Context: one part of a larger RNA
RNA sequence: AUUGAACGCUGGCGGCAGGCCUAACACAUGCAAGUCGAACGCGAACGCACCUUCGGGUGUUAUUAGAGUGGCAGACGGGUGAGUAACACGUGGGAAUCUACCUAGUAGUGGGGGAUAACUCGAGGAAACUCGAGCUAAUACCGCAUACGCCCUACGGGGGAAAGCAGGGGAUCUUUCUGAGAUGAGCCCGCGUCAGAUUAGCUAGUUGGUAAGGUAAUGGCUUACCAAGGCGACGAUCCGUAGCUGGUCUGAGAGGAUGAUCAGCCACACUGGGACUGAGACACGGCCCAGACUCCUACGGGAGGCAGCAGUGGGGAAUAUUGCGCAAUGGACGAAAGUCUGACGCAGCAAUACCGCGUGUGUGAAGAAGGCCUGAGGGUUGUAAAGCACUUUCAGUGGGGAGGAAUGUGACGUUACCCACAGAAGAAGCACCGGCUAACUCCGUGCCAGCAGCCGCGGUAAUACGGAGGGUGCAAGCGUUAAUC
Numbered sequence: 001a002u003u004g005a006a007c008g009c010u011g012g013c014g015g016c017a018g019g020c021c022u023a024a025c026a027c028a029u030g031c032a033a034g035u036c037g038a039a040c041g042c043g044a045a046c047g048c049a050c051c052u053u054c055g056g057g058u059g060u061u062a063u064u065a066g067a068g069u070g071g072c073a074g075a076c077g078g079g080u081g082a083g084u085a086a087c088a089c090g091u092g093g094g095a096a097u098c099u100a101c102c103u104a105g106u107a108g109u110g111g112g113g114g115a116u117a118a119c120u121c122g123a124g125g126a127a128a129c130u131c132g133a134g135c136u137a138a139u140a141c142c143g144c145a146u147a148c149g150c151c152c153u154a155c156g157g158g159g160g161a162a163a164g165c166a167g168g169g170g171a172u173c174u175u176u177c178u179g180a181g182a183u184g185a186g187c188c189c190g191c192g193u194c195a196g197a198u199u200a201g202c203u204a205g206u207u208g209g210u211a212a213g214g215u216a217a218u219g220g221c222u223u224a225c226c227a228a229g230g231c232g233a234c235g236a237u238c239c240g241u242a243g244c245u246g247g248u249c250u251g252a253g254a255g256g257a258u259g260a261u262c263a264g265c266c267a268c269a270c271u272g273g274g275a276c277u278g279a280g281a282c283a284c285g286g287c288c289c290a291g292a293c294u295c296c297u298a299c300g301g302g303a304g305g306c307a308g309c310a311g312u313g314g315g316g317a318a319u320a321u322u323g324c325g326c327a328a329u330g331g332a333c334g335a336a337a338g339u340c341u342g343a344c345g346c347a348g349c350a351a352u353a354c355c356g357c358g359u360g361u362g363u364g365a366a367g368a369a370g371g372c373c374u375g376a377g378g379g380u381u382g383u384a385a386a387g388c389a390c391u392u393u394c395a396g397u398g399g400g401g402a403g404g405a406a407u408g409u410g411a412c413g414u415u416a417c418c419c420a421c422a423g424a425a426g427a428a429g430c431a432c433c434g435g436c437u438a439a440c441u442c443c444g445u446g447c448c449a450g451c452a453g454c455c456g457c458g459g460u461a462a463u464a465c466g467g468a469g470g471g472u473g474c475a476a477g478c479g480u481u482a483a484u485c
Base pairs, nucleotide, nucleotide: 001484002483003482005481006480007479008478009477012357013356014355015354017352019349020315025313026312027311029310030309031308034072035071036070039069040068042066047060048059049058050057051056079268080267081266089192090191091190092189093188094187097185098184102181103180105178107176108175110144112142113141119134120133121132122131123130124129150159151158152157164173166172194240196238201231202230203229206228207227208226209225210224211223212222213221243265244264245263246262247258248257249256250255270291271290272289273288274287293304294303295302296301321347323346324345325344329343330341331340332339333338360390361389362388363387370381371380372379373378394426396421397420398419399418400417404412429474430473431472432471433470434455435454436453440469441468442467443466444465450457451456
């Protein structure tokens, strides 16, 4: 000088930022990813009106609610740092790749078919849910036709697509094939990247080749065969520790330490393994298997995963509200209206840090009283107080009142800001005073009680212990502890 700090004493206001560093411990409850009726079939009820044989029926509600099929998005956003010493990261290169939505372009969108959920009926089950029969639609699924460009080819040829909806004539929207761009991603390499030699040898898909398989793609990535290689004192292997970086702290710099917040990359999502779907995952709020744990059960079987936002228990010296809003910014879906969004914008809590402001101003000597000291004369507290004259920042009360928002829409919001009103009114502490080190006396104690960062104080005159008066330093803080330079 610094801190994501903690502890002690104290505590007025505002701005701005940050706030589980420990148990990647376990989690009650709520919310955090949906959306589209302009892809599709189905389709209530309450209420209201009318009719009624009083059982109910009809219309409306209803282009409804609601599930279901289908599409897109749930691979982003948000969290955490366990693992990882590695092409993980940083930096600079490379070639053998993919890329939904978006942009511009080329060529199309013709004609058919069979199913299936929802629904109805039946059945099983405690439940979760499941099974059978029947009916039906599509931008769901499958042939056929066509093929500029596309793919395969032995260069003869062969193969491969689509879907409509709204609207009503203006173009649009959607969709198919294909190449290009943009964006994103995968892969390879040079260099850099902690400690230990009380770790010296390590390696069998190991190192290379051929062939095949596999992948979007190169490659022992995998397999078969062949060869016997490959790495290592320029530290292999092993062991320990650790996410990396931009940065941050310190320092004149070189360097040292560090990697909270913010930003980029990586890894992980109860533990371990696996694939499915998809342009993209081997997927935090998807699936399957195994395990531990928790819960439900009719004991047959099921359900769950806060390292999302709040919150709870636990651990700990220690770290906040089960808040408001989608008004703004951004995202998903939608033609749009809009819906969703614990991202985000705000508010709440705690002096956690930084910054700013206030706790009055002027005058006032009888140098009041009181306290303390005294050589008893006095000194000091001290212009300090009182008194007198003022002011009203902040806080308070009452009015006004932007901007953030486009033309409409404001959670914040009793907003910022402005005006008026009242009254010095509501607002100062903490540490230290032997030397280092700014600041001294008295009383108590008597090597006791105690202090202490170092030197050292205390055994009867202690400026060093405890109290008091006085003083010094900082100040809504001040000290202590911890840590780094």

Predicted 3D model of a 485-nucleotide part of an RNA (small-subunit ribosomal RNA, 5' domain) from an uncultured prokaryote. RNAcentral holds the full RNA, with entries from ENA.